[in-house]
Model confidence (mean pLDDT): 75 of 100.
This is a predicted complex of two RNAs, RNase P RNA and transfer RNA, with 446 nucleotides together.
It holds a member of the Rfam family "Bacterial RNase P class A". Rfam links the family to the GO terms dimeric ribonuclease P complex, tRNA processing and ribonuclease P activity. Rfam describes the family as follows. Ribonuclease P (RNase P) is a ubiquitous endoribonuclease, found in archaea, bacteria and eukarya as well as chloroplasts and mitochondria. The family's RNA type in Rfam is ribozyme.
RNA sequence: CGAGCAGGCCGGGUGACCGCAGCGGAUUGAGCGCUCGUCGCCAUAUCUCGUUGAGGAAGGUCGGGGCUCCAUAGGGCAAGGUGCUGGCUAACGGCCAGUCGGGGCGACCCGAAGGAAAGUGCAACAGAAAGCAGACCGCCGAUGGCUCGGCUUACAGCCGGGUACAGGUAAGGGUGAAACGGUGCGGUAAGAGCGCACCAGCGGCCAGGGUGACCCGGUCGGCUAGGUAAACCCCACUUGGAGCAAGGUCAGACAGAGGACAUGGGCGGCCCGUCCAGCCCAGUAGGGCAGUCCUCGGGUAGGCCGCUUAGAUGGAUGGUCACCCCGCCCGUAUCGGGCGGACAGAACCCCGCCUACAGGCCAGCUCGCCAC
RNA sequence: CGGGGAGUGGCGCAGCCAGGUAGCGCACGUGCUUUGGGAGCACGCGGUCGGGAGUUCAAAUCUCCCCUCCCCGA
Numbered sequence: 001c002g003a004g005c006a007g008g009c010c011g012g013g014u015g016a017c018c019g020c021a022g023c024g025g026a027u028u029g030a031g032c033g034c035u036c037g038u039c040g041c042c043a044u045a046u047c048u049c050g051u052u053g054a055g056g057a058a059g060g061u062c063g064g065g066g067c068u069c070c071a072u073a074g075g076g077c078a079a080g081g082u083g084c085u086g087g088c089u090a091a092c093g094g095c096c097a098g099u100c101g102g103g104g105c106g107a108c109c110c111g112a113a114g115g116a117a118a119g120u121g122c123a124a125c126a127g128a129a130a131g132c133a134g135a136c137c138g139c140c141g142a143u144g145g146c147u148c149g150g151c152u153u154a155c156a157g158c159c160g161g162g163u164a165c166a167g168g169u170a171a172g173g174g175u176g177a178a179a180c181g182g183u184g185c186g187g188u189a190a191g192a193g194c195g196c197a198c199c200a201g202c203g204g205c206c207a208g209g210g211u212g213a214c215c216c217g218g219u220c221g222g223c224u225a226g227g228u229a230a231a232c233c234c235c236a237c238u239u240g241g242a243g244c245a246a247g248g249u250c251a252g253a254c255a256g257a258g259g260a261c262a263u264g265g266g267c268g269g270c271c272c273g274u275c276c277a278g279c280c281c282a283g284u285a286g287g288g289c290a291g292u293c294c295u296c297g298g299g300u301a302g303g304c305c306g307c308u309u310a311g312a313u314g315g316a317u318g319g320u321c322a323c324c325c326c327g328c329c330c331g332u333a334u335c336g337g338g339c340g341g342a343c344a345g346a347a348c349c350c351c352g353c354c355u356a357c358a359g360g361c362c363a364g365c366u367c368g369c370c371a372c
Numbered sequence: 373c374g375g376g377g378a379g380u381g382g383c384g385c386a387g388c389c390a391g392g393u394a395g396c397g398c399a400c401g402u403g404c405u406u407u408g409g410g411a412g413c414a415c416g417c418g419g420u421c422g423g424g425a426g427u428u429c430a431a432a433u434c435u436c437c438c439c440u441c442c443c444c445g446a
Stems, first nucleotide, its partner, number of pairs: 001368005007362004012324007020053005025047003031041003034037001055343001059354002062352005067243004074272004079239005084098005099113001100111004114234002119232002121228002136173002138169003143166002145163007181199006200224001202221005208215002247305004256296006264276003278289004325341007373445007382398004392429001400416005422438005
């Protein structure tokens, strides 16, 4: 100097004027109250005022909670979620660290990372054959068969040759993403872990390190217990339902009618258990809780709380000017001019994840080249 | 706020659930047929399956993220 890796931060500033919303204050003042006064309460109106006023994601609504309600927020099934180890946390599918596997020269990045010997599936096409299978091309000719010759008078029998029919074979070749361990030696008719040596894998035992996942070393075994679970599934852990448009309260308005079911209804689906079918307060009236479903018809859509250092509810932050800052371009270049300054607005609150983002700053690491 | 559905040649739709390498109709082009047109018949062209990443030998299909549109409840 170039190319990368991963982390943190900022993301316009200042001033003036006009314009918004909340809070506090001042003035005015309809009305109300009273002890009738230059008193108190207070709607509205006006500002000589003061002060506060969106984010790192406010976005997506993918997760976890706080909070609220539900007559069972009891047990189980179903359904869903997570899935290597340890730790953090209110909790999580999050975060941190590590182990193993994969990618990269490397800094680093990715992992949906339990189980295929519980079971059932799937692997098109090609290929003989795709799980405990299989013979297309090949290889063999020991054994049986066929055939020829020799020995023998003939038979039985013996020797040699041919054939590749029966048979043997899965080492070589071919197909495929993947073919039932790899290399070498022996053995065999030819072969094959058939045997042996080494290696890889699987399983058992032991020693060492580590909290653990696991690492590393030794030994034994039979030769080899393929792939796929973001296929069904098995195993371990875990989960009531609904959600602030939850809910509470006040005011106001109307008009209810018919039907089904008492073994019906209350639990998100199912089962068990359980509760109601009427009870309590009151004892005049009335109130509270607590039937479900279907059809037709009517009324209401309001206020306050929930709602919080911004706290709205048709929903507030804007506009103009000047200077400065940052980036780019041009020029007459310690100056002037022009252009541009991202993604984007809370709505009960909090903790994460994912996505969008012009430009700039900070420190670190890797690789390559050059110079000293 | 909560719950569902869709995106595939120029157009309208299957295929997804059970993963095997993309189909149907219309339109378009050519030829046949007809005096000619239409209809009909035959052949043909045309597709990054909304975008990206992942699992797998293999993805329109399975999983995750992003974009657009539609519906229901409240």